This is a predicted structure of a 290-nucleotide RNA (Bacterial RNase P class A) from a Crocinitomicaceae bacterium.
The model forms 99% of the base pairs in the Rfam consensus.
The organism belongs to Crocinitomicaceae, within Bacteria.
A source record names the gene rnpB.
The RNAcentral record of the sequence draws on ENA.
Its Rfam family is "Bacterial RNase P class A". Its family is annotated with dimeric ribonuclease P complex, ribonuclease P activity and tRNA processing in the Gene Ontology. Rfam classes the family as a ribozyme. Rfam's curators write: Ribonuclease P (RNase P) is a ubiquitous endoribonuclease, found in archaea, bacteria and eukarya as well as chloroplasts and mitochondria.
[in-house]
RNA sequence: UAGGCAGGUCUCCUUAUCGCUUUUUUUAAAGAGGAAAGUCCGGACACCAAAGAGCUUUGUAGCGGGUAACACCCGUCACUAUUUUAUAGUAGGAAAAGUGCAACAGAAAGUAUGUACAGUUAGGCUGUAGUGGAAUCAUGUAAACUCUACAAGGUGAAACGCCAAGUAAAUCAACGUUUGAGGGUUGCUCGUCCGAUGUUGAAGGGUAGGCGGAUAGAGUUUAGUAGUAAUACUAAAUCAAGAUAGAUGAUAAGGCAUGACAGAAUCCGGCUUAUAGACCUGCCUUUAUA
Repeated sequence: UAGGCAGGUCUCCUUAUCGCUUUUUUUAAAGAGGAAAGUCCGGACACCAAAGAGCUUUGUAGCGGGUAACACCCGUCACUAUUUUAUAGUAGGAAAAGUGCAACAGAAAGUAUGUACAGUUAGGCUGUAGUGGAAUCAUGUAAACUCUACAAGGUGAAACGCCAAGUAAAUCAACGUUUGAGGGUUGCUCGUCCGAUGUUGAAGGGUAGGCGGAUAGAGUUUAGUAGUAAUACUAAAUCAAGAUAGAUGAUAAGGCAUGACAGAAUCCGGCUUAUAGACCUGCCUUUAUA
């Protein structure tokens, strides 16, 4: 100088006017993302009265570490790709537990042997040669069935909990009353529990209003220590939306990088997908000069 590889930050900005939601001392303060998306994985939390066993089914898969946990992250090995470099990818356990499959060629492709030549011989034994990726030892394939190790109860905030109001603890039918009907345990079985003015079904009646859950956390930022790193510990500082038929906006002027992908709904850690532009850091190859 010219290319490349990997990672990170921001995610339109400023001013003015008006408007919406929450909180407050009613002055004021705050108000949609890096993916809020997909609902793919793991959890927190809540309920199934409480606690199980077996079978089935599903998922993961080198080794070590991290994490609340994970199919995630870090390191490292192997293989593949590559400008053989930085790097990227992996459906990375087991083929002597068993079954299946492997074109053509070959006598023969899973259990046993053949042909030719040479040496030797009573029988037999030994060596070489032909096909083929592989021919007597144990080929390849598990993105074939399977086996091994580990993990997994279910549902999901429309979860659930509380308050108020109102009607019809009424009617009919079936089964049943400890010799247990029916139901729960959300794949099945066993076990276990509820159950006698019982259970299930039918038809009908009343209500669908309010409050909580609901945002202080496995939280965020900075510094130090340990570690290759992911991360952990310590100290200090700090609090950033809570709507519920659904707020988080509109207009004007200016700036410039001319604004893409796109909008919270219980919350958190990841992965995947979509994406315009600006900036920063590290590394690899290469040109020129000293």